[in-house]
RNA sequence: GGGGCAUUAGCGCAGUUGGUAGCGCACAACACUGGCAGUGUUGGGGUCAGGAGUUCGAAUCUCCUAUGCUCCA
Numbered sequence: 001g002g003g004g005c006a007u008u009a010g011c012g013c014a015g016u017u018g019g020u021a022g023c024g025c026a027c028a029a030c031a032c033u034g035g036c037a038g039u040g041u042u043g044g045g046g047u048c049a050g051g052a053g054u055u056c057g058a059a060u061c062u063c064c065u066a067u068g069c070u071c072c073a
Base pairs, nucleotide, nucleotide: 001072002071003070004069005068006067007066010025011024012023013022019056027043028042029041030040031039032038049065050064051063052062053061
């Protein structure tokens, strides 16, 4: 220098032919318990890495940028 992959909640991840963004753990409240722990129920938390474009509509398609991993030189 060139190619590929990844980037989504505090952490780990799903999201499949473009149509209102989810799961587990964690966190908070409540219930059970003498208490801790544990279990159950409910709830909060996301400008989907950044920017631009296409579209009625983008996490998803296109381009640029950033970071990490990897291959080639």

The RNA shown here (transfer RNA) has 73 nucleotides and comes from an uncultured Clostridia bacterium. The prediction has a mean pLDDT of 82. The sequence was found in a public genome assembly. Rfam family: tRNA. The family's RNA type in Rfam is transfer RNA. Rfam describes the family as follows. Transfer RNA (tRNA) molecules are approximately 80 nucleotides in length.